This is a predicted structure of a 1556-nucleotide RNA (small-subunit ribosomal RNA) from a Pseudomonadota bacterium. Rfam family: Bacterial small subunit ribosomal RNA. Its family is annotated with structural constituent of ribosome and ribosome in the Gene Ontology. On this family, see Yusupov et al., Science 2001: "Crystal structure of the ribosome at 5.5 A resolution".
[in-house]
């Protein structure tokens, strides 16, 4: 350069993110099967299971040109006889002649059963049972062999000879068939002759080779052959004979072909199969075969195979090829085609060129049929077919026309091989089911927002077409190189017959759109959505997963998508799986590095040159059967199909070549791998023995007295028999403080007081020697902490388990007191740990900084210190690179190489079984079944911690007062009821919806009524005595019945009275009213809480693979994410704050009813008149803003403090409530989806209930009294209300109220007296002059009506209570207490509640440890429904599957013994068959032991189950860190001791980094 041909991902672990990793899917494919449908044709295909049993036909014959005997039909010739019949002639009895048929006998033609002989019968067909094997594939050899029929060559075929079979005939038997006597032929069979050649042997030579040999010359010896037969021609003495051609025979060589046998290489799984092995392995003689060889026998030697897997055990016919895939590679061998095996299971042989022989033989066996019971017959895995199995797989079909095959000379036979049709949508392929116009977008469905929208140019209609199929008509190719006839020397020509398929392709015609579509899906993957019905039910589901009242996910229907005579389901393989990584994986924490190390094999290995060419490369030859696959080309109308050429066959083998690596042999190096040597130097390196001093703790003593001890707090324990304490003395055993260090040494456990002695390393420096001696290592072997075992010691302290005391709800435990193994030693086992840097080893290469350890070298000092350079080690930060991420980062987790382990979801399971090792504990090695759809790993954002910091809050503390005891009043629950009507339920329900339940209300009950309705709107009809109604009855009303009276409006005609229509009512019907019926988890709206906390968030940008993150973080500050400052952040927004409303102070305007400085009246109250200074009253400014001053502080923000001010640091109080939380309340305020009720779940009425009462809690009144009751007197408020209303004055009346009615729609007048307080008086501490429940009486008020059930009053009664447990609640200033007074609902009122108002007027905050709530920063986290969360374990109950199991049944094979058939083999007898003896032998039997697998009481642990029982183990410091070996205990998660690890928070402290 050209050509060709090539790789997709989603789903689902999470709140979200990135990765590991499994599951699942989309795609292809099938000998298929089921469900639904289902029109034609053509080319394939079609028992995958019982190698299961088969009825019945058929599937190997064929030659008469090998032979002999017969000799059916049928036939020709002749001869005898009969019968009819025709001519002829007759004496009419007959006769002759002819014909036809019949019956015999002779000879000929023909040839059907049978037989002898010959060839085939081993080919075609079947079928995969066995078979892990020279079975097969693909290459080699055979000098170790065969080969019938075929084709070449050469050479021959002479004389002779006894049989037997059919066939007869006798005898047995049921039959099947046996048997005896007799006859005969052959191309059946012997025998001699002959034989150059041939086979065997011996002797002598020559070529060649790869042992026995190959081919060849010579000579000798021995041996073995035949078949003829028909025909045709000629010759002939003519049925003999002889010569030719054909065709058969024999001998001998060559070929062809097909086979036998050897061998390289390849060919499933399993090591939980580790050792097999006596013909075994090899020699030597022999035998045997077409041949080699333990193939077989005797002897002799003891070999042979095996980790590159021998032996064993399980599957399996192998290959071309098929089906995926980008390829490599997987999977698979059905149909075609090659090879092998097998032929009812098992064994043997005959014949024959070839069998140990599917449709032959003997035997044994199982099994099915005949039987006369004696004995005999049989083999569809051949075509059909049939029963059985099974989810399944076809016709008891024509035909030899053609293609093979066999016989035959040859016609021609035979052939379920073949070809053909038949039956199956089984699989490919191809065609149809109509086109085209057609908009009132018809009906009719489905939806609907009710407008419409869609199904939909789709129907109808109109106009065409004629494939398929049906009718009818015509008709092949396959068939001539076949064969017959003619002809004709020959070659050959010429004609003729011969088709299962089939009247079948195919052509042509007729008629009509006429006859001809399903089935799957519509949650997301993954293309496609509504309504309807169900309500965790029915049900779906490939994987997430959907159904608990609105379900695009069941189920049905409309539409839609997808494919099509086919859709889908299931099953199975590849693929997608980079998910077993050769191409093309990984092992720090996700699965995975073995503890450690030595080390054989194995694997890999420095540097220089040669030779060689095993690996490697080219090139050539042969081979990879064919058919498949791929390209072109052609034939069936096209296509599956099918033909032709080509190209491929990526292997193998062979030669021929090339020598870079790699390999081998030689020969050599050493700067450099690896050792060795010399000199130095290091260290808790190993072992062994000896010694020391503190402590401990026991013993004597000796002082000395009541406690010691222990703990949160305590008991238990020790002690008055003297203890703890504290002197002396002696004993004992383990342990070595301080030094001591991210310091040292060792391979790794691991090593720490001295000193000796023994030993091994390791580093530096030398460069003296060796000369690659290396490195890794499966099997192997050594070491190997604790703990645990064995046998002896020895035991101070500690201390499993034990005991006892606590603590608890319990405490088999945390804490005490004791205290045994144990811990120490000496010897021997064990062989495991978080044996960890959770990082194998080795060597190479890659920027730096800074400490430490040991060396050595320069500088440097008096010696040091010190500074530099280098080698070895040990830390830390960090470039580049990795890396899922955290993190590694020269000591690599970088970049490369070599070796070894190990890993492939998670639970089962560190388990079973079974080996091995151990004394036992136990170790190792190491599954399945079953379950799940996750299971993990780093990081994020939140939430949370009996985790840190910091901060605020009346949140604790510090003060006042309270609940929580009593009564009562009120709500709740609970119980009751005919109803006690709903609702709110932790904080955020409970004097809450209710700012007011006798009726009303009122929803509730219960009785009584109405049904177009109490209420709206439309439609249809009616309707003047009509609507409406006084009054009468019945009734509790409501409702019902009657009724006297009795109308309205508009428009038109009419003088008028009045007619008509229509409105309106009203009647009747019709749609539809109506629900306080559900669902606040379908919703709007509104409100509650966290909370007036200080906080949520965006754009840009910048960081990170991403969730995110920054900014918002960090110092300061603030009430405040309020503000500064500094930063990869700059802005920004709702949120804070201000702006508003009230209050506090001052101004300016306005003064009526408010207010009075003046003036007048008046006894006084009080009024006029005047006025706006004043209060006030209500508009409108003013004022505070950290503005100034100090001081601190970062020059800042701020803060403190101080002036001035009524007010001072947001002055007070209010309205104002981020993103959002609680599926938080409300369908019963209202609105609103869907659902439900419609003579009732609506509507009216009357009564009742919502007020019930053993009782539980909440939330208030009122109290327990002297800071107080109680009486008289007297003072001072704000803020409200008032017309169906507040009401004054005056009276009455103890009083509640009554009479009154001035006055007032209000800064006028009423409510209205303000109380606490002030002044005097009385009570004396008592159940009281405290309280004031209850209860009785008598009365007011309101109201249609106070019984159920109002609220006042008078009298009169005088309960409980004497300050209230554990536990709680408010409240920081005009606040808490504490007094009163006003409204709103509202006829009245259960109000002691709520919302206001004003009076009087306090105490105390050290402070931030605690308790609850927040905020921000960090932090661990197995939580994210977010700690009211996770989750472990026994123990009960259901299922489910494997384990174990006394024992029981079965299958396979072994070994040894016993019987032992048919046949071979040997040997004896015999003339021959045949017998007999031995050997092996299929098959059976008994005995042991090996595997396999069924069944089992019982046994034991595991998985899974709805919301069981006990705890709380584990995740946060999980409330005692946890987790690892190990040993002991204990319902149980688990406790505890021993020794390990951090995968441990959290503080201080040490080291060492980093920045200044």
């Nucleotide at each position: 350069u050209c050509c060709u041909c090539u790789g997709a991902g989603g789903g689902u672990u999470u709140g979200a993110u990135c990765c590991u990793g499994g599951c699942u899917c989309a795609g292809g494919g099938u000998g298929a099967a089921c469900g639904c449908u289902g029109g034609c044709g053509g080319c394939g295909u079609g028992c995958c299971u019982a190698a299961c049993a088969c009825a019945u036909g058929c599937a190997a014959g064929u030659c008469g040109u090998g032979c002999g005997a017969c000799g059916a039909a049928c036939u020709c010739a002749g001869a005898a006889g009969g019968u009819u019949u025709u001519a002829u002639u007759u004496u009419c009895g007959g006769a002759u002649a002819g014909a036809a048929c019949c019956u015999u006998c002779u000879g000929g033609g023909g040839g059907a059963a049978a037989g002898c002989g010959g060839c085939g019968a081993a080919c075609g067909g079947g079928u995969g049972a066995g078979u892990a094997a020279c079975a097969c594939u693909u290459g080699a050899g055979u000098a170790a062999c065969c080969u019938a029929c075929c084709c070449c060559c050469u050479g021959g075929a002479a004389c002779g000879g006894g049989a037997u079979a059919a066939c007869c005939u006798g005898c047995c038997g049921a039959a099947a068939g046996g048997u005896g006597g007799g006859c005969u032929a052959a191309u059946a069979c012997c025998g001699u002759a002959u034989a150059u050649g041939c086979u065997u042997u011996u002797u002598c030579g020559g070529u060649g080779g790869u042992u026995u040999c190959a081919c060849u010359g010579a000579a000798a010896a021995a041996g073995g052959a035949a078949a003829u037969a028909a025909u045709c021609u000629g010759u002939g003495u003519a049925u003999a004979a002889c010569a030719g051609g054909u065709u058969g025979c024999c001998a001998g060589g060559g070929g062809a072909u097909g086979g036998g046998c050897u061998u390289g290489a390849g060919u499933c799984c399993u090591a939980u199969c580790a050792g097999c092995u006596a013909g075994u392995u090899g020699g030597u003689a022999g035998g045997g075969u077409a041949a080699u060889g333990g193939c077989c026998u005797a002897c002799c030697a003891a070999g042979g195979c095996g980790a590159a897997g021998a032996c064993g055990g399980g599957u399996a016919g192998c290959u071309g090829g098929u089906c995926u895939g980008a390829g490599a590679g997987g999977a698979c061998g059905g149909c075609c085609a090659g090879c092998c095996a097998c032929a009812c299971g098992g064994g043997g042989a005959u014949u024959g060129a070839g069998a140990c022989a599917c449709g032959g033989c003997c035997c044994c066996g199982a099994c099915u049929c005949c039987u006369a019971c004696g004995g005999g017959a049989g083999g569809c895995a051949g075509c059909a077919g049939u029963g059985g199995g099974g989810a399944a797989u076809a016709u008891u079909g024509g035909a030899c026309a053609a293609u093979g095959c066999c016989c035959g000379a040859a016609a021609g036979g035979g052939u379920g091989a073949u070809c053909c049709a038949g039956c199956g949508a089984c699989g490919c392929c191809g065609c149809g089911u109509g086109g085209g116009u057609g908009a009132u977008g018809a009906a009719g469905g489905c939806c609907u927002u009710c407008g419409g929208g869609u199904c939909g140019u789709a129907a109808a209609a109109c106009c065409c077409u004629g494939u398929c199929g049906a009718g009818c008509g015509g008709g092949a190719a396959g068939a001539a190189u076949u064969u017959c006839g003619g002809u004709u020397u020959u070659u050959g020509c010429c004609g003729g017959a011969u088709g299962a398929c089939g009247g079948u392709a195919c052509c042509g015609u007729u008629a009509a759109a006429g006859g001809a579509a399903g089935c799957c899906c519509c949650g997301g993957c993954u293309a496609a959505c509504u309504c309807c019905g169900u309500g965790c039910c029915a049900g779906c589901a490939g994987c997430c997963g959907c159904g608990g009242u609105a379900a695009u996910a069941c189920g049905g229907a409309g539409g839609g998508g997808g494919c099509a005579a086919g859709c889908g389901u299931u099953a199975c393989c590849c693929g997608g799986a980079u998910u077993u990584a050769c191409u093309g994986g990984g092992u720090g924490u996700a699965a995975a590095g073995g503890g450690u190390c030595c080390g054989c094999a194995g694997g890999c290995a420095g540097u220089u040159a040669a030779a060689c060419a095993a690996g490697u490369c080219a090139g050539u030859u042969u081979u990879u059967a064919a058919a498949u696959c791929c390209u072109c080309u052609g034939g069936c109308u096209c296509a599956a199909c099918c033909a032709g050429a080509g190209a491929a066959u990526u292997g193998g083998a062979a030669c021929u070549g090339a020598u870079a690596c790699u390999g081998u042999u030689u020969a050599a190096c050493u700067a450099u791998g690896a050792g060795u040597c010399c000199a130095g130097a290091g260290g808790g390196g190993g072992g062994a023995a000896a010694c020391g001093g503190a402590a401990c703790u026991g013993c004597c003593g000796g002082u000395g007295u009541a406690g010691c001890g222990g703990u949160g707090a305590a008991a238990u324990g020790c002690g008055u028999a003297g203890a703890u304490a504290u002197c002396g003395g002696c004993a004992g055993g383990a342990a070595c403080a301080c030094c001591c260090g991210u310091g040292g040494c060792g391979a790794a456990g691991g090593c720490g007081g001295u000193u000796u002695c023994c030993u091994a390393c390791u580093c530096u420096g030398g460069u003296a020697c060796u000369g690659a001696c290396g490195c890794u290592c499966a099997g192997g072997g050594a070491c190997g902490a604790a703990a645990g075992c064995g046998u002896g010691g020895g035991g101070a302290g500690c201390g499993a388990u034990c005991g006892g005391g606590a603590u608890u709800a319990g405490a088999u435990a945390c804490c005490c007191c004791g205290g045994u193994a144990g811990u120490c030693c000496a010897c021997g086992c064990u062989g495991u740990a978080a044996a960890c840097g959770a990082u194998g080893g080795g060597u190479g290469c890659u920027g730096g900084g800074u400490g430490u350890c040991g060396g050595u070298c320069c500088g440097g000092u008096a010696a040091a210190a010190c500074g530099g350079a280098u080698c070895g080690g040990u830390g830390c930060c960090g470039a580049a690179g990795u890396u899922a991420a955290c993190a590694c980062g020269u000591u690599a987790a970088g970049c490369a190489c070599c070796c070894c382990a190990c890993c492939u979801g998670g639970g089962g399971a560190c388990u079973a079984c079974g080996g091995c090792c151990g004394c036992a504990a136990g170790g190792u090695u190491g599954a399945a079944a079953c379950c799940c759809a996750a299971a993990g790993g780093a990081a994020u954002u939140g939430a949370c911690g009996g985790g840190g910091g910091c901060c605020c809050g009346c949140a604790c503390a510090a003060c006042c007062g309270g609940u929580g005891g009593a009564a009562c009043a009120u709500g709740u629950g609970g119980u009751u009821u005919a109803a006690u009507u709903c609702g709110a339920c932790g904080a955020u329900a409970c004097g809450c919806g209710a700012a007011g339940a006798a009726c009303c209300u009122u929803a509730c009950c219960u009785g009584g009524g109405c049904u177009u309705g109490a209420c709206a709107u439309g439609c249809u009809g009616g309707u003047a005595g009509u609507a409406g109604a006084a009054c009468c009855c019945c009734g509790a009303a409501a409702g019902g019945g009657g009724a006297a009276c009795g109308a309205u409006c508009c428009a038109c005609c009419g003088u008028a009275a009045g007619g008509u229509g229509g409105a309106a009512g009203c009647c009747a019907g019709c749609a539809c009213a109506g629900g306080u019926g559900g669902u606040g988890c379908a919703u709007g709206g509104c409100u509650g809480u966290c909370g007036u906390c200080a906080g949520c968030u965006c754009g840009u940008g910048c960081c990170g693979u991403g969730a995110g993150g920054u900014g918002u973080c960090g110092g300061g500050u603030u009430a405040a994410g309020u503000c500064c400052u500094u930063g990869a952040a700059c802005g920004a927004g709702c949120g804070c704050a201000a702006c508003c409303c009230u209050u506090g102070c001052c101004u300016g305007u306005a003064g009526u009813u408010a207010c009075u400085c003046g003036c007048c009246u008046u006894u006084a109250a009080a009024g006029g008149c005047a006025g706006c200074a004043c209060u006030c009253u209500a508009c409108a400014g003013g004022g505070a803003c950290u503005g100034c001053c100090g001081u601190g502080g970062u020059u800042a923000a701020c803060a403190c403090g101080g002036a001035g001010g009524a007010a001072g640091g947001u002055g007070g109080g209010g309205a104002u409530g981020a993103c959002g939380u609680c599926a938080a309340g409300u369908c019963a305020g209202c609105a609103c989806g869907c659902c439900c009720c419609u003579u009732a779940u609506g509507c009216c009425c009357a009564g009742g209930g919502c007020u019930a009462c053993a009782c539980a809690c909440g939330u208030g009144u009122u109290a327990c009294a002297a800071u107080g009751g109680c009486c008289g007197g007297u003072a001072c408020a704000g803020a409200g209300g008032g017309a169906a209303g507040c009401a004054a004055a005056a009276c009455c009346g103890c009083g509640a109220g009554g009479u009154g009615g001035a006055g007032c729609a209000a800064a006028u007048c009423c409510c209205a007296a303000a109380a606490a307080g002030c002044c005097g008086g009385c009570c004396c501490c008592a159940g009281u002059u405290c309280g004031g429940a209850u209860u009785g009486c008598a009365g007011g008020c309101u109201g249609c009506a106070a019984c159920c059930u109002g609220c006042c009053u008078g009298c009169a009664u005088g309960a409980a209570g004497c300050c209230g447990g554990a536990a709680u609640c408010g409240g920081u200033a005009g606040u808490a207490a504490u007094c009163g007074c006003g409204g709103a609902u509202c006829a009245g009122c259960a109000a002691c509640g709520c919302c206001g108002c004003g009076g009087u007027g306090a105490a105390u905050a050290c402070g931030u440890u605690c308790u609850c709530g927040g905020g921000c920063c960090u932090u661990g986290u197995a939580c994210a429904c977010a700690c009211c969360g996770c989750c472990c374990g026994u123990c009960a109950c259901g299922c489910c599957a494997a384990c174990u199991g006394a024992g029981u049944c079965g299958g396979g094979g072994g070994u040894a013994c016993c019987u032992g058939a048919a046949g071979a083999u040997a040997c004896c007898u015999g003339u021959a068959a045949a017998g007999g003896u031995a050997u092996u032998g299929a098959a059976g039997g008994u005995a042991c032991g090996c595997u396999c697998g069924g069944c089992a009481a019982g046994g034991a642990g595991g998985g899974c189950g709805a919301a069981g029982u006990c705890g709380u183990a584990a995740c946060a410091a999980g409330g005692c860190a946890g987790c690892c070996g190990u040993a002991c205990c204990g319902g149980a998660a688990g406790g505890u001791g021993c020794g390990g690890c951090u995968g441990g928070a959290u503080c201080a402290c040490c080291u060492c980094c980093u920045u200044u």